[in-house]
RNA sequence: UCACUGAAAAGGCAAACUCAUUGAAAGAUGAGUACGCAAAGCUACAGACCUACGGGAUAGAGGAUCCUAAGGUGGCUGAGCUACCAAA
Numbered sequence: 001u002c003a004c005u006g007a008a009a010a011g012g013c014a015a016a017c018u019c020a021u022u023g024a025a026a027g028a029u030g031a032g033u034a035c036g037c038a039a040a041g042c043u044a045c046a047g048a049c050c051u052a053c054g055g056g057a058u059a060g061a062g063g064a065u066c067c068u069a070a071g072g073u074g075g076c077u078g079a080g081c082u083a084c085c086a087a088a
Stems, first nucleotide, its partner, number of pairs: 006085001012037002017032006035075001041081003045078003048073003054068005
C1' cells in the first nucleotide's frame, strides 16, 4: 500500500408514523422524527416481490374476477462501480 475483517473515534444515512405534493396504483419527493444500517452510497443486468393505468380473457348488465410490466422496490438477494477510519 492492497484485500479480508470491524473494536474505537469522527461522522453519515434514515424505517415506521405525521404533514404537503405527485401517481391509476405500487410507490416517489420535501420537511419533522428515528426502527435500524459498515456501504441503508450509486446502478433495475439477473432472480424475487409489489402494483395493474393500459391490453387480453371470462361474465353479458355483469362495473366484478383472472392474466400480463413497458411501472416500482437498491432498506429483498446476487452482480457491477465508488468510498471514511483504523485496533485485533
c-di-GMP-I riboswitch aptamer from Aquibacillus saliphilus, 88 nucleotides, folded computationally. The model forms 95% of the base pairs in the Rfam consensus. NCBI's taxonomy places the organism under Bacteria, Bacillati, Bacillota, Bacillaceae, Aquibacillus. It was read from a public genome assembly, where an Rfam model found it. Rfam family: c-di-GMP-I riboswitch aptamer. From the family's description: GEMM was predicted in a large-scale screen for bacterial structured RNA regulatory elements.